[in-house]
The prediction has a mean pLDDT of 76.
c-di-GMP-I-GGC riboswitch aptamer, 98 nucleotides, folded computationally.
Of the family's consensus pairs, 95% are formed in the model.
The sequence was found by an Rfam model in a public genome assembly.
RNA sequence: UCUGAAAAAGGCAAACCCUGAGUAAUCAGGGGACGCAAAGCCACAGGCUCGAGCUUCUAUCUCCACCAAGAUGGGAGUGAGCGGCUGGGUUGCCAAAU
Numbered sequence: 001u002c003u004g005a006a007a008a009a010g011g012c013a014a015a016c017c018c019u020g021a022g023u024a025a026u027c028a029g030g031g032g033a034c035g036c037a038a039a040g041c042c043a044c045a046g047g048c049u050c051g052a053g054c055u056u057c058u059a060u061c062u063c064c065a066c067c068a069a070g071a072u073g074g075g076a077g078u079g080a081g082c083g084g085c086u087g088g089g090u091u092g093c094c095a096a097a098u
Base pairs, nucleotide, nucleotide: 001097003095004094011036012035016031017030018029019028020027021026034084040090041089042088044087045086046085047082048081049080050079053078054077055076056075057074058073059072060071061070062069
């Protein structure tokens, strides 16, 4: 430098269960291992998930002379989450080859 076939020192921990946080996605701790060579770290690009609040659009209903207002549902944005979805950045253990 490159690779992860075998080996070895070790590491992480899906589903599920318990406790807690959150509207939720999901997260933290404990148990537990499906897997993982970065399943270490960083939400920068893409992707996926959520939808409480706010903004906006919209459907129905109520109210109303009109304008306005209210209730419920839905969409979008803001926002939040996922690194065990892909790319990128960064650090690093062991071993093989050169």